[in-house]
Molecule: transfer RNA
Organism: Diaphanoeca grandis
RNA sequence: UGUCAUAGCUCAGUGGCAGAGCAAUCGACUGCAGAUCGAUAGGUCGGCGGUUCAACUCCGUCUGAC
Numbered sequence: 001u002g003u004c005a006u007a008g009c010u011c012a013g014u015g016g017c018a019g020a021g022c023a024a025u026c027g028a029c030u031g032c033a034g035a036u037c038g039a040u041a042g043g044u045c046g047g048c049g050g051u052u053c054a055a056c057u058c059c060g061u062c063u064g065a066c
Stems, first nucleotide, its partner, number of pairs: 002066004008022004016053001024040005046062005
């Protein structure tokens, strides 16, 4: 100097309701389990400030990782 920080994990989301896959829980199925199918829960979006009617998103700074 550059990139990155969003669910337990891996990641989407480029100004207007925070999402997916996997994992977890419950149910269906099964003699039991796995697989499969359905549902549910899970988030102060790394911290602080600024811009804006409105910020995960734009700007500054700090912290951490590469």